Annotation
This is a predicted structure of a 352-nucleotide part of an RNA (small-subunit ribosomal RNA, central domain) from an uncultured prokaryote. Rfam family: Bacterial small subunit ribosomal RNA. Its family is annotated with structural constituent of ribosome and ribosome in the Gene Ontology.
Context: one part of a larger RNA
RNA sequence: CUGGGCGUAAAGCGCGUGUAGGCGGCAUGACAAGUCCGGCGUGAAAGCUCCCGGCUAAACUGGGAGAGGCCGUCGGAAACUGUCGAGCUAGAGUGUGGCAGAGGGGCAUGGAAUUCCGGGUGUAGUGGUGAAAUGCGUAGAUAUCCGGAGGAACACCAGUGGCGAAGGCGGUGCCCUGGGCCGAGACUGACGCUGAGACGCGAAAGCGUGGGGAGCAAACAGGAUUAGAAACCCUGGUAGUCCACGCCGUAAACGAUGCACACUAGGUGUUCGUGGGGUGAAAGCUCUGGGAGUACCGCAGCAAACGCGAUAAGUGUGCCGCCUGGGGAGUACGGUCGCAAGGCUAAAACUC
Numbered sequence: 001c002u003g004g005g006c007g008u009a010a011a012g013c014g015c016g017u018g019u020a021g022g023c024g025g026c027a028u029g030a031c032a033a034g035u036c037c038g039g040c041g042u043g044a045a046a047g048c049u050c051c052c053g054g055c056u057a058a059a060c061u062g063g064g065a066g067a068g069g070c071c072g073u074c075g076g077a078a079a080c081u082g083u084c085g086a087g088c089u090a091g092a093g094u095g096u097g098g099c100a101g102a103g104g105g106g107c108a109u110g111g112a113a114u115u116c117c118g119g120g121u122g123u124a125g126u127g128g129u130g131a132a133a134u135g136c137g138u139a140g141a142u143a144u145c146c147g148g149a150g151g152a153a154c155a156c157c158a159g160u161g162g163c164g165a166a167g168g169c170g171g172u173g174c175c176c177u178g179g180g181c182c183g184a185g186a187c188u189g190a191c192g193c194u195g196a197g198a199c200g201c202g203a204a205a206g207c208g209u210g211g212g213g214a215g216c217a218a219a220c221a222g223g224a225u226u227a228g229a230a231a232c233c234c235u236g237g238u239a240g241u242c243c244a245c246g247c248c249g250u251a252a253a254c255g256a257u258g259c260a261c262a263c264u265a266g267g268u269g270u271u272c273g274u275g276g277g278g279u280g281a282a283a284g285c286u287c288u289g290g291g292a293g294u295a296c297c298g299c300a301g302c303a304a305a306c307g308c309g310a311u312a313a314g315u316g317u318g319c320c321g322c323c324u325g326g327g328g329a330g331u332a333c334g335g336u337c338g339c340a341a342g343g344c345u346a347a348a349a350c351u352c
Stems, first nucleotide, its partner, number of pairs: 003324004007306002012320001014201004021194003025088002028085004033081002035077007042069001048066007091191001092188003096183004103177007110154001115149007125136002162169002206247006215241002220236004258319006266297007274289006301308002325352003334345004
């Protein structure tokens, strides 16, 4: 002088849009609210600090001086903050020319495969396992060929590749639609950052109504295994998985790392723009500069270590969220949301 922290020890809200609030670029004038200076007033006594004194000393106590304030008022200063006026373009945004993309919604459509149905060929098994059995099959299965039905998912391309705020997104075509990046640099002129509440989005499972149902598969049944086997393995199999609409609102919703901005050695790969050079008839190939993403290594620094290291966990600023020993407990009670399941908010006794 001052709380310290939040990748893995307790701690970043799952993600966004945004209200209040907090914070806010360059230059200028005015004002003087904040701020600073001075005068005056007030700041009772006790108390506090210093000095002197009284009880033998101290505590205690008498006297004097001083300190003590987000105080009032008057005057002054104008750098900073603020308010108002008039400006600027480096932040932010608009326009313009391009680019990449599983970004979102809808409609349509394609082939492979599984299953089922019909038909042909064909005959004694097949299936499954560690080994078996249940199962299926002479009422003709498995295998194989042709035809048909239906649902779901999209091999290769495919990549620490791309897109999205996150959840997440993957056959193909069309329609509607969001965002991003790059180039030139026309326009607006601080319009910005964050964001308590609020609102929206939000995997899977689950719920409601209606549809759909090929494969898979909780529950369930059977066969095995085993001392037992409520399992692991096998044969079946219903919800569900799919669609529409409405709920639910959770997760190891993870980078276990909030958002924005600035600054701080390098190296290697990759995706998408772009400038310059070389080569080529061109397509292209190649060298090099810088931009946006993504991945690895690494200096300084940071870190308990692991590790992080311009995509920071480094150095700073602004704003939000959160933590404060273990158990009890993310529980009870209350409130609120939900059809329910349950979600959100969130203790204490007691105990170590």